[in-house]
């Protein structure tokens, strides 16, 4: 750098520094000097990990529950919403709305 694979409705601060942008693109609509992005610090979650533990098994791989919090992530709004695809509703020309799945991304894991 990447193939693949799991999750993405929950759940988290009246703190400090610092100052001007910021929500991944694009479109819309938000946040922001009543201080935003950012970094500390706190906090949240349980993907990796420890240990325990039921099942099976000679044993180990697998696997059930749970404690812990060592490596990451996260801490405005569902991933903010929508971008493409089929289905449905209104409007019937352009448009609008729902639902489902996919792309896109984002976090973990992570073979060759």
């Nucleotide at each position: 750098g990447a193939a693949u694979c799991a999750u993405c409705a929950a759940g988290a601060g009246u703190g400090g520094c610092g100052g001007a942008g910021g929500g991944a693109c694009u479109g819309g609509c938000c946040c922001u000097g009543u201080g935003a992005u950012g970094c500390c610090c706190g906090g949240c979650a349980a993907c990796c990990u420890a240990c325990u533990u039921a099942a099976a098994u000679a044993a180990u791989c697998u696997c059930u529950a749970g404690u812990a919090a060592g490596g990451u992530g996260c801490u405005a709004a569902u991933u903010c919403c929508a971008g493409c695809a089929u289905u449905u509703c209104c409007a019937g020309u352009u448009g609008g709305g729902a639902a489902u799945g996919a792309u896109a991304g984002a976090u973990g894991a992570g073979a060759g």